[in-house]
Context: one part of a larger RNA
RNA sequence: GGAUGAACGCUAGCGGCAGGCUUAACACAUGCAAGUCGAGGGGUAUUCUAGCAAUAGGAGAGACCGGCGCACGGGUGCGUAACGCGUAUGCAAUCUACCUUGUACAGGGGGAUAGCCCAGAGAAAUUUGGAUUAAUACCCCAUUGUAUUAUAUAAUGGCAUCAUUUUAUAAUUAAAGUUCCAACGGUACAAGAUGAGCAUGCGUACCAUUAGCUAGAUGGUAAGGUAACGGCUUACCAUGGCUACGAUGGUUAGGGGUCCUGAGAGGGAGAUCCCCCACACUGGUACUGAGACACGGACCAGACUCCUACGGGAGGCAGCAGUGAGGAAUAUUGGACAAUGGGCGCAAGCCUGAUCCAGCCAUGCCGCGUGCAGGAAGACGCAUCUAUGGUGUGUAAACUGCUUUUAUACAGGAAGAAACCCUACCUCGUGAGGUAGAUUGACGGUACUGUAGGAAUAAGGAUCGGCUAACUCCGUGCCAGCAGCCGCGGUAAUACGGAGGAUCCAAGCGUUAUCC
Numbered sequence: 001g002g003a004u005g006a007a008c009g010c011u012a013g014c015g016g017c018a019g020g021c022u023u024a025a026c027a028c029a030u031g032c033a034a035g036u037c038g039a040g041g042g043g044u045a046u047u048c049u050a051g052c053a054a055u056a057g058g059a060g061a062g063a064c065c066g067g068c069g070c071a072c073g074g075g076u077g078c079g080u081a082a083c084g085c086g087u088a089u090g091c092a093a094u095c096u097a098c099c100u101u102g103u104a105c106a107g108g109g110g111g112a113u114a115g116c117c118c119a120g121a122g123a124a125a126u127u128u129g130g131a132u133u134a135a136u137a138c139c140c141c142a143u144u145g146u147a148u149u150a151u152a153u154a155a156u157g158g159c160a161u162c163a164u165u166u167u168a169u170a171a172u173u174a175a176a177g178u179u180c181c182a183a184c185g186g187u188a189c190a191a192g193a194u195g196a197g198c199a200u201g202c203g204u205a206c207c208a209u210u211a212g213c214u215a216g217a218u219g220g221u222a223a224g225g226u227a228a229c230g231g232c233u234u235a236c237c238a239u240g241g242c243u244a245c246g247a248u249g250g251u252u253a254g255g256g257g258u259c260c261u262g263a264g265a266g267g268g269a270g271a272u273c274c275c276c277c278a279c280a281c282u283g284g285u286a287c288u289g290a291g292a293c294a295c296g297g298a299c300c301a302g303a304c305u306c307c308u309a310c311g312g313g314a315g316g317c318a319g320c321a322g323u324g325a326g327g328a329a330u331a332u333u334g335g336a337c338a339a340u341g342g343g344c345g346c347a348a349g350c351c352u353g354a355u356c357c358a359g360c361c362a363u364g365c366c367g368c369g370u371g372c373a374g375g376a377a378g379a380c381g382c383a384u385c386u387a388u389g390g391u392g393u394g395u396a397a398a399c400u401g402c403u404u405u406u407a408u409a410c411a412g413g414a415a416g417a418a419a420c421c422c423u424a425c426c427u428c429g430u431g432a433g434g435u436a437g438a439u440u441g442a443c444g445g446u447a448c449u450g451u452a453g454g455a456a457u458a459a460g461g462a463u464c465g466g467c468u469a470a471c472u473c474c475g476u477g478c479c480a481g482c483a484g485c486c487g488c489g490g491u492a493a494u495a496c497g498g499a500g501g502a503u504c505c506a507a508g509c510g511u512u513a514u515c516c
Stems, first nucleotide, its partner, number of pairs: 001516004006512005013368006019361002021326001026324003030321003035068003040065002046059005075279003084204008094196002099192007107141004117130005147172006154165004177184002205251003212242003217239008254276004258269004281302005304315004332358001334357003340354001341352004371402004381393005408452005416443001422437007460505005465486003471500005481488002
C1' cells in the first nucleotide's frame, strides 16, 4: 500500500447493487416451512329444491382406505487426513420411480380390512372387542416371450475371468380400472435419457520431542449376503500385509470452483454464489420404498424439557421469523405465490418461509449532492508580529445576479405478462399445432416523468518533530500527559493540553484485529 462476513470512537444528506451469529453442532415459548388427487374406493356430517308430512331428487366438507410425493427444495460444518474431495479412467461386477421411443398384452375368480354402526377401557396420549362393506388395496388360476433359471449347441469378438449372437428342451413370474366419446391410466420386455453405486492411477495439513504397526489382520478355497465386485460376513487352510518414498500414533481441518495479495514465482483464506461430502438432541437399529438406514418418519437406549388424576404420556428450529444465553459483534415473530422453479392433479387449481419482494444496519462497493458567477471598504471578529502600523483567516462573508441536481408539495405513471384456462377461426387430423381476442402484478401509486417556489434541506474526521503532506501563540514544567519506531515533557515544548492557521481524506474519517 491492498484486503475484510469485521468491531470500537467521533460524525452523518440521498440513491443503486450486494452482504449481514465468524462465538454456544448452547437451550428453545409461539406461528408458519409438504402436501395433493373425488377422472382409484366406500361414503357421512351438513345443505339446497319439491312437498303439510312421509319421502324423492341434487350438491357435498372433514375423517378413512388407496396412489404419487415426502430421499427434492431449505439449514449447518459436529465429525472426517479419507477414494472424503479434485482430476483422469474403468464396470466383461451394477441399479434407476417419473420421462421418451418401440413391441406385445390386459381372460377368469376369491377372501379380507379401514371407514360407518354397536359395546367398552383410560386423566390424557391413545386403545380393545363385536357386526358389516368397497377399491387402481391384497391373493389365486390362466395366457405371453428378445424376461429369469437349468442343460445342450454353433458362430463372432475380446482384456484374463469371458462377452455378444443363433438354435433346441424344460421350468417359473404379469396386469386395473375410471368413464362410456374421448382422455387419463395398468402389465411384461427392449432401448434411450436422467440420477445413483462401486473400483483404480495421480494430487490433497502439521509433529519423528510419534518407529515400529496389524488376527478378519494379508492371501486362498467354499458358502452366505448385496443391485453389484470384494474379508462385506462366516467356516477351513496358509502366514502373510504395511513401514524413513514416514507405517502406526497424536494434533488440527469439511474438499473444490474460487477469493485476497503479489510484476511473477509464491504466500494466505475457503463468508456470500455453484458442485461434492457429512450431519439433523446424543448413540444405535432396521422398516417402507425405484431411491433413505430418512432434519419437520419408526423403534431402542441416554441426557434434558414439559403434562399428569402418579397408573402413564409428549418433545427435538444446524428450515423462516423470533426468544434467552454466550459474545467486541450480526436484521422483521413482514407481503405474495404476480414471476422463476418444485409436488400432486386430465385440468381448473391447491400447497410451496424454495423463490420473488419489502423492513432494519454507512457492513462494503459505486454514483450524486451540500451550490455557481461576480464581489476589496481586502469590512467586523479572531489570531499573530519588529505593534500610530502590518500579516493571516480571505473572494471567504456581506451584497448583486444565476441555477434547482437533491429535498418538499402537487400531477401523470411503468417494464417485469409469456402463458395455462376460456372464446372465435385456420391447418392437418381425431388431438395436437397455429392465429386473434379476453384474463392474471406481491413489489407499488414504487421506479420514472413533469410542474411550482426558494440557496432554499445537507460536513465531518484524523493529523501537523523525523519517517510523512502540513506552524505559530498561550498554558504546563520529567508533572499532567503523548507514543507505530526513533523518542518528547525537568520555565522560551512546531512532539503534552487549548487556540488560530495549515495538510490529507471525505459521508465518511480514524483506531484495533487478521492476511499478503